Molecule: THF (Tetrahydrofolate) riboswitch aptamer
RNA sequence: AGAAGAGUAAAAAUACGGGCGUUAAGUGUUGACCGAACGGGGAGUUGUCGGUCAGACGAAAAGCACAGAUGCUUGCGGUUCGUAUUUUGCAUCCCGCUUCA
Numbered sequence: 001a002g003a004a005g006a007g008u009a010a011a012a013a014u015a016c017g018g019g020c021g022u023u024a025a026g027u028g029u030u031g032a033c034c035g036a037a038c039g040g041g042g043a044g045u046u047g048u049c050g051g052u053c054a055g056a057c058g059a060a061a062a063g064c065a066c067a068g069a070u071g072c073u074u075g076c077g078g079u080u081c082g083u084a085u086u087u088u089g090c091a092u093c094c095c096g097c098u099u100c101a
Base pairs, nucleotide, nucleotide: 002100003099004098005097010088011087012086013085014084015083016082017081018080019079020077021076022075029055030054031053032052033051034050035049036048040095041094042093043092061074062073063072064071065070
């Protein structure tokens, strides 16, 4: 030189718990601009994620208590956060690591 392999961030699903909305925010979606991250090191996309602005689309409430404000319960939302489990997992390139030879 050669062959094989390991490991991250993170993502998804399920369960449990705490919130938010139900007077519609959020989620999803399209465009523009800006930014960030991407195995141990380096590089890094037409991929990923986030922010701002704009556009289109769009919803599930019911019951109880109270003089009322409001509260509570059961739901609902491609809702949010945390924990646990499982699964997936460097776009790609170079180097490194482990094993074989």